RNA sequence: UCCGAUAAAGGCAAACCCGCCGAAAGGCGGCGACGCAAAGCCACGGGUCUAAAGCUUCUGAAAGCUAUGAUAGCCGGGCCGCCGAAG
Numbered sequence: 001u002c003c004g005a006u007a008a009a010g011g012c013a014a015a016c017c018c019g020c021c022g023a024a025a026g027g028c029g030g031c032g033a034c035g036c037a038a039a040g041c042c043a044c045g046g047g048u049c050u051a052a053a054g055c056u057u058c059u060g061a062a063a064g065c066u067a068u069g070a071u072a073g074c075c076g077g078g079c080c081g082c083c084g085a086a087g
Stems, first nucleotide, its partner, number of pairs: 002087001003084002011036002017030005034073001040079003044076003047071003054065004
């Protein structure tokens, strides 16, 4: 350095429910643990989700398109980092 143990010390916290924010996806806080060795940070590439505003159809009711929105607990990439058995 790779790697990741029935190790130690610690860490994070899915779903549900409650509150707040948001048009929504979703976020934040509380509660709670499904899981996680980067489930720490960054939307750079791909994916996925949403569609307020905009555009189109169109004439009221909506439908379609679109990220500038979201996701780092979808994958890749970048940055930083705790511990140390075996190999």